[in-house]
Context: one part of a larger RNA
RNA sequence: CUGGGCGUAAAGCGCGCGUAGGCGGUUUGUUAAGUUGGAUGUGAAAGCCCAGGGCUCAACCUUGGAACUGCAUUCAAAACUGGCGAACUAGAGUACAGCAGAGGCAAGUGGAAUUUCCAGUGUAGCGGUGAAAUGCGUAGAUAUUAGAAGGAACACCAGUGGCGAAGGCGACUUUCUGGGCUGAUACUGACGCUGAGGUGCGAAAGCGUGGGGAGCAAACAGGAUUAGAUACCCCGGUAGUCCACGCCGUAAACGAUGUCAACUAGCCGUUGGGGUCCUUGAGGUCUUGGUGUCUGAGCUAACGCAUUAAGUGCUCCGCCUGGGGAGUACGGCCGCAAGGUUAAAACUC
Numbered sequence: 001c002u003g004g005g006c007g008u009a010a011a012g013c014g015c016g017c018g019u020a021g022g023c024g025g026u027u028u029g030u031u032a033a034g035u036u037g038g039a040u041g042u043g044a045a046a047g048c049c050c051a052g053g054g055c056u057c058a059a060c061c062u063u064g065g066a067a068c069u070g071c072a073u074u075c076a077a078a079a080c081u082g083g084c085g086a087a088c089u090a091g092a093g094u095a096c097a098g099c100a101g102a103g104g105c106a107a108g109u110g111g112a113a114u115u116u117c118c119a120g121u122g123u124a125g126c127g128g129u130g131a132a133a134u135g136c137g138u139a140g141a142u143a144u145u146a147g148a149a150g151g152a153a154c155a156c157c158a159g160u161g162g163c164g165a166a167g168g169c170g171a172c173u174u175u176c177u178g179g180g181c182u183g184a185u186a187c188u189g190a191c192g193c194u195g196a197g198g199u200g201c202g203a204a205a206g207c208g209u210g211g212g213g214a215g216c217a218a219a220c221a222g223g224a225u226u227a228g229a230u231a232c233c234c235c236g237g238u239a240g241u242c243c244a245c246g247c248c249g250u251a252a253a254c255g256a257u258g259u260c261a262a263c264u265a266g267c268c269g270u271u272g273g274g275g276u277c278c279u280u281g282a283g284g285u286c287u288u289g290g291u292g293u294c295u296g297a298g299c300u301a302a303c304g305c306a307u308u309a310a311g312u313g314c315u316c317c318g319c320c321u322g323g324g325g326a327g328u329a330c331g332g333c334c335g336c337a338a339g340g341u342u343a344a345a346a347c348u349c
Base pairs, nucleotide, nucleotide: 004320005319006318007303008302012317014201015200016199017198021194022193023192025088026087027086028085029084030083031082033081034080035077036076037075038074039073040072041071042070049065050064051063052062053061054060091191092188093187094186095185096183097182098181099180103177104176106174107173108172109171110154115149116148117147119145120144121143125136126135162169163168206247207246208245209244210243211242215241216240220236222234223233258316262312263311266294268292269291270290271289272288273287274286275285276284277283278281298305299304322349323348324347331342332341333340334339
């Protein structure tokens, strides 16, 4: 190199964009690099293989042939791949008209609730638990009424609903802005797919600087429980959670299922468009883009998957190769650090 694989057995990079490379629609002309055929030269001898011969046989020796699957030159072929030229519109894109949406960024606004503060009413408890205690309260708590402050999150709507590449996104209004879908025409004319490196985004926690701090709450402290209780329960409570800017770059980052397009029975929901039919309705039907459930062929070790495939064939990338040692050591790169990434071996079963 070849082989078999990657939902759950080892194995899909967390997700995009994209360089090189790989792969690539229809028609036609040309070329002849790949491809195919012929010829010539070469492919040492020995060996191997085949047919003979010589040692009494054999090993061995010897003669001839074949083979040497290759390389070079040359002649020819033109289907396929490639190159070049011309054209096309089914892929891709642009323009136009609409549509849905927690897609993103920024600014502003709102109400409920918790907490604190101030004032009134009011009096002896409140709170908490399995039961209690720590705790709070006659310096007037809890409860209740009115007011103020501040921070964070947005009940109902809410839905195997929607949007986004993923992470993720949920009060309302406005600014700026990305993507998608549908319809009908016009235009460009393969402009496409994938993507080693590279580059960007990337929950939570964590880190740096400066703010903010209501509630919650690692650490910590106290009360219980217990044989003990560095826990589970309770009273407190600091980082943090929030904001700005900059890092970190990891997750069961999961559909444990890479991407692109094609093909292959159906039923029933739901969501966004469009067409059509009337009996105009909470309607029927067709079509298209999502999102679910069930089941068939097929596949699968089974479970299950089943037009949103794990079916059928294709493209490109990533990854796996017994368990432990170990996602560790060493080295490199990155990081302020925490650590991340790349990634062994001895030994052992």
This is a predicted structure of a 349-nucleotide part of an RNA (small-subunit ribosomal RNA, central domain) from an uncultured prokaryote. It matches the Rfam family "Bacterial small subunit ribosomal RNA". The coordinates come from a structure-prediction model, not an experiment, and the mean pLDDT is 89.